[in-house]
RNA sequence: UGCCGAAGUUGCAGAAAGAGGCUGCAACGCGGGGGAACCACAUGUCCCGACAGUUCGGGGCACGGGGCGCAUCGUCAGGCUGAAACCAGCCAGACGUAGAACACUUCCAGUUCGAGCCCGACAGCUAACCUCGUAGGCCAACAGGAAGG
Numbered sequence: 001u002g003c004c005g006a007a008g009u010u011g012c013a014g015a016a017a018g019a020g021g022c023u024g025c026a027a028c029g030c031g032g033g034g035g036a037a038c039c040a041c042a043u044g045u046c047c048c049g050a051c052a053g054u055u056c057g058g059g060g061c062a063c064g065g066g067g068c069g070c071a072u073c074g075u076c077a078g079g080c081u082g083a084a085a086c087c088a089g090c091c092a093g094a095c096g097u098a099g100a101a102c103a104c105u106u107c108c109a110g111u112u113c114g115a116g117c118c119c120g121a122c123a124g125c126u127a128a129c130c131u132c133g134u135a136g137g138c139c140a141a142c143a144g145g146a147a148g149g
Stems, first nucleotide, its partner, number of pairs: 002138003008028007029134006039124001043062008064122001065119004073096004078091005099113004104148005
């Protein structure tokens, strides 16, 4: 000077306390959760049949559900433990992938990410209303090309 992110601005107070910074509180701004009617749903998912269909019928399997976030889904192979195997539990890897980021915007190219955490049997949407957060982590030479602004 900037980047990811909601995570910024201002005021008051505090500390030996001047600037900056830090901590607490408040306001504004930004972001999230809960919460009617109407509507939707009637545990989820797979297979088969009928069928105009977001529908109906039959069968199998599974057993909680939900929130923040881009971070979801799949294939392959491995190690440890339980005497062994099936199986179960734990640990961790490779390659992909929905999706996401990259200095005004879009497109192309390229480079990366594709995590983590929380609630605790409980929450669809949702006006009024209630409530919570406002962190953390990075870059150091200039940040590709085209068009627009």
Overview: c-di-AMP riboswitch aptamer (ydaO/yuaA leader) from a soil metagenome, 149 nucleotides, folded computationally. The coordinates come from a structure-prediction model, not an experiment, and the mean pLDDT is 79. It matches the Rfam family "c-di-AMP riboswitch aptamer (ydaO/yuaA leader)". Rfam links the family to the GO terms regulation of gene expression and cyclic-di-AMP binding.